[in-house]
Predicted 3D model of a 1481-nucleotide RNA (small-subunit ribosomal RNA) from uncultured Robiginitomaculum sp. RNAcentral holds the sequence, with entries from ENA and SILVA. The organism belongs to Robiginitomaculum, within Bacteria.
RNA sequence: GAGUUUGAUCCUGGCUCAGAUUGAACGCUGGCGGCAGGCCUAACACAUGCAAGUCGAGCGGUAACAGAUCCAGCUUGCUGGAUGCUGACGAGCGGCGGACGGGUGAGUAAUGCAUAGGAAUCUGCCCGAUAGUGGGGGAUAACCUGGGGAAACCCAGGCUAAUACCGCAUACGUCCUACGGGAGAAAGGGGGCUCCGGCUCCCGCUAUGGGAUGAGCCUAUGUCGGAUUAGCUGGUUGGUGAGGUAACGGCUCACCAAGGCCACGAUCCGUAGCUGGUCUGAGAGGAUGAUCAGCCACAUCGGGACUGAGACACGGCCCGAACUCCUACGGGAGGCAGCAGUGGGGAAUAUUGGACAAUGGGGGAAACCCUGAUCCAGCCAUGCCGCGUGUGUGAAGAAGGCCCUCGGGUUGUAAAGCACUUUCAGCGAGGAAGAACGCCUAACGGUUAAUACCCGCUAGGAAAGACAUCACUCGCAGAAGAAGCACCGGCUAACUCCGUGCCAGCAGCCGCGGUAAUACGGAGGGGGCUAGCGUUGUUCGGAAUUACUGGGCGUAAAGCGUACGUAGGCGGAUUGUUAAGUUAGAGGUGAAAUCCCAGGGCUCAACCCUGGAACUGCCUUUAAAACUGGCAAUCUAGAGUUAUGGAGAGGUAAGUGGAAUUCCUAGUGUAGAGGUGAAAUUCGUAGAUAUUAGGAGGAACACCAGAGGCGAAGGCGGCUUACUGGACAUAUACUGACGCUGAGGUACGAAAGUGUGGGGAGCAAACGGGAUUAGAUAUCCCGGUAGUCCACACCGUAAACGAUGAGAGCUAGUUGUCUGCAGGCAUGCCUGUAGGUGACGCAGCUAACGCAUUAAGCUCUCCGCCUGGGGAGUACGGUCGCAAGAUUAAAACUCAAAGAAAUUGACGGGGGCCCGCACAAGCGGUGGAGCAUGUGGUUUAAUUCGAAGCAACGCGCAGAACCUUACCUACCCUUGACAUACUCGUCGCGAUUACCAGAGAUGGUUUUCUUCAGUUAGGCUGGACGAUGUACAGGUGCUGCAUGGCUGUCGUCAGCUCGUGUCGUGAGAUGUUAGGUUAAGUCCUGCAACGAGCGCAACCCUCGUCCUUAGUUGCCAGCAUUUAGUUGGGCACUCUAGGGAUACUGCCGGUGCUAAGCCGGAGGAAGGUGGGGAUGACGUCAAGUCUUCAUGGCCCUUACGGGGUGGGCUACACACGUGCUACAAUGGCGAUGACAAAGGGUUAAUCCCUAAAAGUCGUCUCAGUUCGGAUUGUCUUCUGCAACUCGAAGGCAUGAAGUUGGAAUCGCUAGUAAUCGCAGGUCAGCAUACUGCGGUGAAUACGUUCCCGGGCCUUGUACACACCGCCCGUCACACCAUGGGAAUUGGGUCUACCCGAAGGCCGUGCGCCAACCUACUUGUAGGAGGCAGCGGACCACGGUGGGUUCAGUGACUGGGGUGAAGUCGUAACAAGGUAACCGUA
Repeated sequence: GAGUUUGAUCCUGGCUCAGAUUGAACGCUGGCGGCAGGCCUAACACAUGCAAGUCGAGCGGUAACAGAUCCAGCUUGCUGGAUGCUGACGAGCGGCGGACGGGUGAGUAAUGCAUAGGAAUCUGCCCGAUAGUGGGGGAUAACCUGGGGAAACCCAGGCUAAUACCGCAUACGUCCUACGGGAGAAAGGGGGCUCCGGCUCCCGCUAUGGGAUGAGCCUAUGUCGGAUUAGCUGGUUGGUGAGGUAACGGCUCACCAAGGCCACGAUCCGUAGCUGGUCUGAGAGGAUGAUCAGCCACAUCGGGACUGAGACACGGCCCGAACUCCUACGGGAGGCAGCAGUGGGGAAUAUUGGACAAUGGGGGAAACCCUGAUCCAGCCAUGCCGCGUGUGUGAAGAAGGCCCUCGGGUUGUAAAGCACUUUCAGCGAGGAAGAACGCCUAACGGUUAAUACCCGCUAGGAAAGACAUCACUCGCAGAAGAAGCACCGGCUAACUCCGUGCCAGCAGCCGCGGUAAUACGGAGGGGGCUAGCGUUGUUCGGAAUUACUGGGCGUAAAGCGUACGUAGGCGGAUUGUUAAGUUAGAGGUGAAAUCCCAGGGCUCAACCCUGGAACUGCCUUUAAAACUGGCAAUCUAGAGUUAUGGAGAGGUAAGUGGAAUUCCUAGUGUAGAGGUGAAAUUCGUAGAUAUUAGGAGGAACACCAGAGGCGAAGGCGGCUUACUGGACAUAUACUGACGCUGAGGUACGAAAGUGUGGGGAGCAAACGGGAUUAGAUAUCCCGGUAGUCCACACCGUAAACGAUGAGAGCUAGUUGUCUGCAGGCAUGCCUGUAGGUGACGCAGCUAACGCAUUAAGCUCUCCGCCUGGGGAGUACGGUCGCAAGAUUAAAACUCAAAGAAAUUGACGGGGGCCCGCACAAGCGGUGGAGCAUGUGGUUUAAUUCGAAGCAACGCGCAGAACCUUACCUACCCUUGACAUACUCGUCGCGAUUACCAGAGAUGGUUUUCUUCAGUUAGGCUGGACGAUGUACAGGUGCUGCAUGGCUGUCGUCAGCUCGUGUCGUGAGAUGUUAGGUUAAGUCCUGCAACGAGCGCAACCCUCGUCCUUAGUUGCCAGCAUUUAGUUGGGCACUCUAGGGAUACUGCCGGUGCUAAGCCGGAGGAAGGUGGGGAUGACGUCAAGUCUUCAUGGCCCUUACGGGGUGGGCUACACACGUGCUACAAUGGCGAUGACAAAGGGUUAAUCCCUAAAAGUCGUCUCAGUUCGGAUUGUCUUCUGCAACUCGAAGGCAUGAAGUUGGAAUCGCUAGUAAUCGCAGGUCAGCAUACUGCGGUGAAUACGUUCCCGGGCCUUGUACACACCGCCCGUCACACCAUGGGAAUUGGGUCUACCCGAAGGCCGUGCGCCAACCUACUUGUAGGAGGCAGCGGACCACGGUGGGUUCAGUGACUGGGGUGAAGUCGUAACAAGGUAACCGUA
């Protein structure tokens, strides 16, 4: 920086991604080289080999080898023996080294490490200095002999040497001292010369002090997490003395004192080697401690010491333990965390290689020997770096693949082809550097008496290379041997086809997949990286998501309920001083390597080398003195004291008052009262309720009362008194920073609750009853106990809220109110000031809402708290509590969100305004009957399909006997019933007669009529027909949720939007809201809006009035005529159909702030849209239709296509819708009978359809009828190829149900409802349906409370698929993690006691002993000194008991989480239908 919460927005906030990194692992792939790296796990166990030896110039020597000499045998060059004579050397004595080098990180949170210091020490080899190196002694291994043992090995006796061991002498310096003195060394070996006396050189040895190096010790600071670890400590802290150590020291011991550490985190628990560095990051930081380097620790586990300069010792010793091996069972041996290697563990990490050539180490005088240190090689793409897998040209844009709108596009200059090159690999040839020191020879210098020896240097020479078939160079041949991996929905560069069909699968997050998937799998193509690529894991980053740099806390997570106050933190003004902090300079240190810069070396790079810078740190020192701190002195602005004063439900205690409720007593009085939405439980004739009087008792204090007052908060309200706290104002004096905050701590702290004792009127959890309800453990009602009240003692929590910690300073105002004070006058007002408490508002802040001198503004100080949601304020542990519980306070697991504010909608059993046959007021119906018709259901071979609340159901269907017809049965056809094209043939077609088979389609034969057109005269073109084959036709098959078109509906409701401007971070708002008005977003006024568009209205059609034009087929007033407007005549009227006129709130009055408009009136045929129609905004319902049509995709292709026959769509227990006819007298029947309109008949006002019905008169007289006509029988008629399934009509006969219809429900506001008939379309025939037409012709509307639908504004919202929404809890099932749990298993640790190996120390030491001393009998005795043994304390392992802690298992059990469409209810969100929520029971 991006993605992800939402319909959208802004914020908060988590999750995720892009980067870098790696001792990595895994998957696919793999050409070469350089440089590096390579058991992170089992500090698990180890076979085998090697990893520490060397010195004969320390010693006695001679086992092996070689040489020499001698001897023997003799096959005359071989064997055997002897001689240490020589080169050498096994074993041994002795010296030095095995304390280095190499490995590992178990332990260790400080006996460690890092940095900087320090004093009380040691230091082999090395350097330099001083002084020495004299003279003696006694042993012992090897070896020999004997013995024991399986072995390892051991014992006894005897011989021998030393640079092994021990005295003596000497002592410049050394050590001790009581200052008199005392103590303490040594070793020789080699070379040369020799006059044999010695001299000299080298290597050693001894003493002493110095240096260097290395090591030991001490101090300060820094060094992980946990307080659910708060107290720890007995050698503990200090002193004195002693011991001990190389050295200081409780290091150890005796005595004395009672200290020491700790909130600046002791003790305990967990984890961990530390550092230079490494990775990341802009940095600050965070993470890490492989390789390289420094330090530490360890060497199977535990303990111990010895030797030594150095060890408590990786390849040494002793003991204990476990394990392994050998064994003759008696006893022994071993320690790869050295290099290889093996097993095991594991996702995972290499060869039982070569060489000492180089570098380094040990020994040696040296040659040299040893060296798994090291240098090299081998294995591994583990990483970094470099190179290659060709280069140029090449369009017919080849073939193939893929896509396609079928035109083409793309792969793609890519390939092929042509020309060229040869790095690397391969083959061949050549070929450095890594080699110097040392050695030998010669010269010179030093040493020396010396031309020896030795040392130094110069010149020459010989030998010596693991790597190495090396690097590198040249030559040869040929494009020849060398490319993969993941990705392509967004983030994130890169798109199409096919397959699949919520399947298979993908997925880092969001999320894809339910038949058109750029997200799965494959393919083509593309973008990315490249000998690698991707995945997984790790760390940092992004993450300002722990915020020092650099965050927050009104509502998102977050201010402790409030105050006082301890430690701590911070702190007013002036002066002086100091120098801890601070600043500057200098010095030391900050190892090397690494990082950075410059230069250099490998062809470059990685890599390596040289130099510089840096290492931000620590220490020492010098200086400065502003600021902070310390010290000293002073000041008054902070803070406090004093004086005066007024306000107040501030607190505690005592007393006291009236009203009301209830109860009791008495009176009056009578049948109800009470209660509710309505009731009932309840009270009442045993006298209630009501009312009057009196009494009792408890609790609370009306009015005043206020946004008012007081208090730290909780909280405080009748009145009086006593005691008492705080704040405020004014003015003087005083103290002199005495202050602010405040972890722990202490106190107070509503209600509920607890304990003890009182009290108890009203109210009232629990409980009982009555209602409500599907239920009602609730809401409502009647009762009612704890409790509420008091005293004392607990509890310590609340939505304890201003959801806002305390204190201080600063920053526009306006206006109320409470309490003081001051001034002015017009004496009830004005002005000012201080302290509180409200409202509004600027700057500023804020995500917004909002806050705004009472800050959420700008600053300072201190405290508390937060870090995604859930799990959970839960579990465990601790503390407190009588209990309830409070407080402190996690984790596993799970989700990608949870959340704040605001916006637009939608919704509300929210509000306001308004409308509609919406209700109401009326009239008539439906729902009951019979029938018609449609639907469901059922049935069926089929009962074709669609339509489904309103908005499906007399709907598609304006008319199913066949056809229609899509369905079913059996039967036929296959380029097809229909279209186009190609090929071939014919010249036609067409009409028509008859026969045969068949159910027909169809098949076979046959009669008659007729003999195509244009022509360039070519049989060309057209046309028609037939045939074969191929492309194709065809489908009422699927998908209306892929679509077009058309339609329904909200709704003829008044709405829906846009441009510009303005406001807002933004979604959006404004306009469109407001006040009026209208049928209307209709119009007017106002207004940060001004305009505009689609809708409304108007324009269109029709009806109503008039005028005009035209009078035939129309009309007939007057004039003739006739049966008849029949004819003449006329065109006035009616009528017809063209054109016009008329109506606009235009006029008057009233009303309206103005206006728009409204009300009334006049005139008028008509009056406020004159009636009716057409006309349907943005959109909603994935509404309807693939079966009108069109159409994508899928499916069928001798069938899901085509044809005909018969059947079905007409079935029938039943249910529903829409209708018709009725139930009768407002009627039936009979008779009579005028006036219509509109339409149809190819045209036409003639003519026909054409009888209109209602009406009038007569009859019937309340009944299942002269009502009603279903049903059935029978006879006919008509249409039609055909009325059986299955038409309509008529005659006669039959004469069912039905007596006005339950709950419920529909239509209608005027020429309307109701009622009456007529016509038309469809149609061969068939209407109770549909579409039109006219005749007769009402009632009612108070009104908008309610039901339904709709519009506008506003409000709430946890809804946005939008209330048919969202959502909670129990129960049931599955899975997961977790708490408790009788008990059980294992580990750590503490404590008491027992045991007590090895070992050093202490004591003893009858036994034993060469050196020294003494004595003599000269080999004995004694002494000194020691050894074994024994004893003691200490102590590892082990044992027993107890405590504590951690972990595992655990019958059963508790809640939690997650799951598909389970069950029960409906708690929350709207007034969520009882407002919600917090604490408590």